The RNA shown here (c-di-GMP-I riboswitch aptamer) has 97 nucleotides and comes from a Deltaproteobacteria bacterium. Rfam family: c-di-GMP-I riboswitch aptamer. Its family is annotated with cyclic-di-GMP binding in the Gene Ontology. It was read from a public genome assembly, where an Rfam model found it. Taxonomically the source falls in Myxococcia (Bacteria, Pseudomonadati, Myxococcota).
């Protein structure tokens, strides 16, 4: 320097679930507990997937004197998320070859 994770050691992270006078429209996240797992389950939403749909747009209906203005339902949509969905980028402990 490259490859690798069989056995070993020292550490590390923490799914589900529970709590929360935390953030968020939601998805989701934070914090505390908890441990299913993880050799990058360290970091980065760059690509695809997946989740959500506040705002926006469309349609319909309704309120209204109204072509003003407003409300509801339905649909579309990421600029919101997910790094423990995969790929990619950056960094890194120990052992072995």
């Nucleotide at each position: 320097a490259g490859g690798u994770g069989a056995a070993a050691a020292a550490a590390g992270c923490a799914a589900a679930c529970c709590a929360u006078u935390c953030c968020g429209a939601a998805a989701g996240g934070g914090u505390g507990g908890g441990a299913c797992g993880c050799a990058a389950a360290g970091c980065c939403g760059c690509u695809g997937g997946c989740c959500u749909a506040a705002a926006u747009c469309a349609u319909u209906u309704c309120c209204g004197g109204a072509u003003a203005g407003g409300a509801a339902a339905u649909g579309a949509c990421a600029a919101g998320g997910u790094a423990g969905c995969a790929g990619g980028g950056c960094u890194g402990c120990c052992g072995c070859c």